[in-house]
RNA sequence: GGAGUGGACCGGAGGAUCGCGCCCUGAGCUUGUCGAAGGGCGAGGAAAGUCCGAACUCCCACGGGCAGCAGGCUGGCUAACGGCCAGGCGCGGUGACGCGACGGAAAGUGCAACAGAAAACAAACCGCCGAUCCGAGGUCCGGAGCGCAAGCGAAGGAUCUCGGAGGUAAGGGUGAAACGGUGCGGUAAGAGCGCACCGCGUCGCACGUGAGUGUCGACGGCACGGCAAACCCCCUGCGGAGCAAGACCAAAUAGGGACGCAAUGGACCCGCCCGUGUCCGUUCGAGCGUUCGGGUAGGUUGCUCGACCGCCGCAGCAAUGCGAGCGGCAGACGAAUGAUUCUCACCCCCGCAAGGGGGAACAGAAUUCGGCUUAAAGGUCCACUCCACGC
Numbered sequence: 001g002g003a004g005u006g007g008a009c010c011g012g013a014g015g016a017u018c019g020c021g022c023c024c025u026g027a028g029c030u031u032g033u034c035g036a037a038g039g040g041c042g043a044g045g046a047a048a049g050u051c052c053g054a055a056c057u058c059c060c061a062c063g064g065g066c067a068g069c070a071g072g073c074u075g076g077c078u079a080a081c082g083g084c085c086a087g088g089c090g091c092g093g094u095g096a097c098g099c100g101a102c103g104g105a106a107a108g109u110g111c112a113a114c115a116g117a118a119a120a121c122a123a124a125c126c127g128c129c130g131a132u133c134c135g136a137g138g139u140c141c142g143g144a145g146c147g148c149a150a151g152c153g154a155a156g157g158a159u160c161u162c163g164g165a166g167g168u169a170a171g172g173g174u175g176a177a178a179c180g181g182u183g184c185g186g187u188a189a190g191a192g193c194g195c196a197c198c199g200c201g202u203c204g205c206a207c208g209u210g211a212g213u214g215u216c217g218a219c220g221g222c223a224c225g226g227c228a229a230a231c232c233c234c235c236u237g238c239g240g241a242g243c244a245a246g247a248c249c250a251a252a253u254a255g256g257g258a259c260g261c262a263a264u265g266g267a268c269c270c271g272c273c274c275g276u277g278u279c280c281g282u283u284c285g286a287g288c289g290u291u292c293g294g295g296u297a298g299g300u301u302g303c304u305c306g307a308c309c310g311c312c313g314c315a316g317c318a319a320u321g322c323g324a325g326c327g328g329c330a331g332a333c334g335a336a337u338g339a340u341u342c343u344c345a346c347c348c349c350c351g352c353a354a355g356g357g358g359g360a361a362c363a364g365a366a367u368u369c370g371g372c373u374u375a376a377a378g379g380u381c382c383a384c385u386c387c388a389c390g391c
Stems, first nucleotide, its partner, number of pairs: 001387010012344007020042006028034001029032001044362001048373002051371005056242004068238005073087005088102001089100004103233002108231002110227002125172002127168003132165010145152002180198006199222001200220005205214003246301004256292006265280004270275001282285001308328004312323004346359005
């Protein structure tokens, strides 16, 4: 100097004018869901997705099991977690480092498309061999026997060639995957068939809290291929709904209950009649008044200071914990957090320059908290790795 890895952080700054929401003080009056004036606070690192775990609330609930769902290396942290930290193992990377649903396949059931001979008590397509057995043929030896002779020539033996039965798992080829690897021996050719080394498994020993590790020792020719993100087995956990939870106050209108008033009918008694009194009944027969209760509109509460967040100190490798230390924290509900503008900073374009023009991501609280995931213009800092060059 270049190329990278991991982590921490910022997410424009400062004013002016006019507004908005909440809180405090509060002139004032029409005493209210009023409010002049002043003061304070007013979106995020993800407020997002609503994926996981909790707090809180209501409903349900004697206990246990089945089913279902979720989690699954080890140790630690935490209120809890499927989160975080540290570690082990595996895979990837030259490396810093990254990724991993990472219990069980010698309990059982099952699956493996296509290709390939064969896909799980292995298999023989090409190739190799053809020792052994069978068949055919050649050459040589052999000589029974025939012939006067030249010569012909059976059995048998050796060897070679071809075909078959058969052997083989080294080689080729197929596949995601083909039943350890290399070498030597061995063989007809081959093969853990034998041996050496490597690998693997079991046991022991050592180290480690543990997952595991070992340059250690013994034994075993190697048995037990893969898939559990197939069923399944083992271990652990799990009641439901969610702040539109829930609680309180409570109009108008229409129902409902109770009481009273009034109205009306009948009977009886008294009275000459009108009428009056008493008793009984009716109101599913309209009305008036008082009162009770439930629900709706509306209002209040839950509501924001809490397992809270940051800094600092101490303990710890760390996550994290502790602390009479310091600082911070919005609460809307027709749902505030805005608009205009100035200066500076950043990025891009034009220009020699002065200067001019443009841009600024992802997104936006809604009961709260801990995580995870996803989105994201541009920028800052720290640590580390690899390569090249110089001293």
Molecule: Bacterial RNase P class A
Organism: Thermoanaerobaculia bacterium